[in-house]
RNA sequence: GCCUCAUCAAGAGACCCCGAGAGACCUGGCUCAUUGAAGGGUCGGCAACCGGCCAACCGGCACGGUGCCAACGCCAGGACCGAUUAGGA
Numbered sequence: 001g002c003c004u005c006a007u008c009a010a011g012a013g014a015c016c017c018c019g020a021g022a023g024a025c026c027u028g029g030c031u032c033a034u035u036g037a038a039g040g041g042u043c044g045g046c047a048a049c050c051g052g053c054c055a056a057c058c059g060g061c062a063c064g065g066u067g068c069c070a071a072c073g074c075c076a077g078g079a080c081c082g083a084u085u086a087g088g089a
Base pairs, nucleotide, nucleotide: 002088003087004086006084007083008082013043014042015041016040017039021032022031023030025078026077027076028075029074044069045068046067049065050064051063052061053060054059073081
């Protein structure tokens, strides 16, 4: 990278670097952004998908593995589209 299932209206900040765009792709909107976005780093946090532990009914913990921390996947349409966990060849 491919296939399959499930989930995607909740939740979660500061500092440093960088320097102009960003919000996955296209179109139309609409937001964010030199009062420094996006990206990267340090610390912190949210959550509970898988493993673990407790419970053995609902559930609980947050130890491990991911993930996530603007706006309903920002809204609408298109595309067997996108993201995440787990499993598979």
SAM riboswitch aptamer (S box leader) from Bifidobacterium breve, 89 nucleotides, folded computationally. It matches the Rfam family "SAM riboswitch aptamer (S box leader)". Rfam's curators write: The SAM riboswitch is found upstream of a number of genes which code for proteins involved in methionine or cysteine biosynthesis in Gram-positive bacteria. The SAM riboswitch acts at the level of transcription termination control. The predicted structure consists of a complex stem-loop region followed by a single stem loop terminator region. An alternative and mutually exclusive form involves bases in the 3' segment of helix 1 with those in the 5' region of helix 5 to form a structure termed the anti-terminator form. This entry represents the conserved core of the complex structure involving helices 1-4. Its family is annotated with regulation of gene expression in the Gene Ontology. Taxonomically the source falls in Bifidobacterium (Bacteria, Bacillati, Actinomycetota, Bifidobacteriales). The prediction has a mean pLDDT of 88.